[in-house]
C1' cells in the first nucleotide's frame, strides 16, 4: 500500500413523525426533527417490493375476488452492481 474489519477522532447522511408543495397514485422536493447508518454517496440495465392503466382466463353470494400476461411510472434506509473517507485491534 492491499483485502477482511469497525475502536477512537474530525466531518457527513437522516427513518417514522409534523409542516408546506407536486402526483390520479406508488412516491417526490422544501423545511423541522432524529430512529438510525461506514457506504443511509452513486446506479431502477439484474433479482425484489410497489402504483397506474388496458387486455385474456377462471371463480362469484352478482358486490368483487383470483391468476396470467401487456404498457408506463416509483422504491438505492431489501439484495445485488460500481465508486469511495479514517485507521486502533
Nucleotide at each position: 500500500u492491499c483485502c477482511u474489519c469497525g475502536a477512537a477522532a474530525a466531518g457527513g447522511c437522516a427513518a417514522u413523525c409534523c409542516g408546506c408543495u407536486c402526483g390520479c397514485a406508488a412516491g417526490g422536493g422544501c423545511g423541522g426533527g432524529a430512529u438510525g447508518c461506514a457506504a443511509a454517496g452513486c446506479c431502477a440495465u439484474g433479482g425484489g417490493c410497489u402504483g397506474c392503466c388496458g387486455g385474456c382466463g377462471g371463480a362469484u353470494u352478482c358486490g368483487u375476488c383470483c391468476g396470467c400476461g401487456g404498457g408506463c411510472g416509483g422504491c438505492a434506509a431489501c439484495c445485488g452492481g460500481c465508486u469511495g473517507c479514517c485507521g486502533a485491534a